[in-house]
This is a predicted structure of a 354-nucleotide part of an RNA (large-subunit ribosomal RNA, domain IV) from Thermobifida fusca. Taxonomically the source falls in Thermobifida (Bacteria, Actinomycetes, Streptosporangiales, Nocardiopsidaceae). The RNAcentral record of the full RNA draws on ENA and SILVA. It matches the Rfam family "Bacterial large subunit ribosomal RNA".

Context: one part of a larger RNA
RNA sequence: CCCUCGCUAAGGAACUCGGCAAAUUGACCCCGUAACUUCGGGAGAAGGGGUGCCCCCUGAGGUGAAGGCCCUGGCGGCCGGAGCUUGGGGGGUCGCAGAGAGCAGGCCCAGGCGACUGUUUAUCAAAAACACAGGUCCCUGCGAAGCCGAAAGGCGCAGUAUAGGGGCUGACGCCUGCCCGGUGCUGGAAGGUUAAGGGGAGGGGUGAGGGCGCAAGCCCGAGCUCCGAACCGAAGCCCCAGUAAACGGCGGCCGUAACUAUAACGGUCCUAAGGUAGCGAAAUUCCUUGUCGGGUAAGUUCCGACCCGCACGAAAGGCGUAACGACCUGGGCACUGUCUCGGCGAGGGGCCCG
Numbered sequence: 001c002c003c004u005c006g007c008u009a010a011g012g013a014a015c016u017c018g019g020c021a022a023a024u025u026g027a028c029c030c031c032g033u034a035a036c037u038u039c040g041g042g043a044g045a046a047g048g049g050g051u052g053c054c055c056c057c058u059g060a061g062g063u064g065a066a067g068g069c070c071c072u073g074g075c076g077g078c079c080g081g082a083g084c085u086u087g088g089g090g091g092g093u094c095g096c097a098g099a100g101a102g103c104a105g106g107c108c109c110a111g112g113c114g115a116c117u118g119u120u121u122a123u124c125a126a127a128a129a130c131a132c133a134g135g136u137c138c139c140u141g142c143g144a145a146g147c148c149g150a151a152a153g154g155c156g157c158a159g160u161a162u163a164g165g166g167g168c169u170g171a172c173g174c175c176u177g178c179c180c181g182g183u184g185c186u187g188g189a190a191g192g193u194u195a196a197g198g199g200g201a202g203g204g205g206u207g208a209g210g211g212c213g214c215a216a217g218c219c220c221g222a223g224c225u226c227c228g229a230a231c232c233g234a235a236g237c238c239c240c241a242g243u244a245a246a247c248g249g250c251g252g253c254c255g256u257a258a259c260u261a262u263a264a265c266g267g268u269c270c271u272a273a274g275g276u277a278g279c280g281a282a283a284u285u286c287c288u289u290g291u292c293g294g295g296u297a298a299g300u301u302c303c304g305a306c307c308c309g310c311a312c313g314a315a316a317g318g319c320g321u322a323a324c325g326a327c328c329u330g331g332g333c334a335c336u337g338u339c340u341c342g343g344c345g346a347g348g349g350g351c352c353c354g
Base pairs, nucleotide, nucleotide: 001349002348003347004346005345006344007343008342010340011339014338019335027051028050029049030048031047036041038171052093053092054091055090056089057088058087061085062084063083067079068078069077070076071074094098106333107332108331109330110329111328112327113325114324118130119129134169135168136167137166138165139164140163146155147154148153172320173319174318175317177250178249179248182247183246184243185242186241187240188239191238192237193236197232198231202227203226204225205224206223209220210219211218212217251269252268253267254266255265278312279309290306291305292304293303294302
């Protein structure tokens, strides 16, 4: 010097990103307990008091011996109350200390997020992430949809729409506005486009045979073969409509009131429609330590407001919410070696000798 541990005057978070760590609290009995609340809770709220041993009194509680009575003689019934035990009251007594050691909640206030118990990154993350009951939308009539599998077959299910599958949301309370132009999905016996196929107008190659010619050759031409127009051809797409708890979207400029400022009001342009309620410097606010209030002697954090929302907003839900949380944030009481600022001690290392 390091590790683990014990104690520490005065102060008591001044430490630090942060009370991290440590300390405090701790059992049982009694008293007593607020806001809020979904009336269950919050609650062990908080905050107090008691606790050893000896003697006496007490009768309520528990157990129930001896003895007595009865019978249907049994591990029987009834009476009986000793003793033991639990509890209550009074008096006394010892120590610094009586839950005498050990094991054994620190507490309160306010806010954020998630309702809750649960689940998770085996081996740096336990969370505001996942799940969750509940809500809603879509699909599925049963050889179901969906899924596994070249298939057979299987799961779904020995189920049948109060069922099964998928998506989103996530208890509960109050709610969930406007846009269907684009994309998606659903519906639409018309119309447009349209594949294979059907269809063959017409054309190309070859050419048996026939005709003509002295011949070379020319003409006609069955058959075989190739190309092939019109026309008839589904779904899809176009088109028409519906649908946002489907993917998504939810404006700009200018002017205006008898101080000023502001603009209930007006004008204009654009759009499918221009953000309703509620919330708001927020897990979202750049400017920003916004401004005001609270708390502190002093507060970039925190709480309450304001609203100019760079860039909240309604099931990628909005706003609240009792209870819950090894979550996150701010404050307070208690308590402390975290600190002022160190010191002493113990055990184990390191170091020296062997």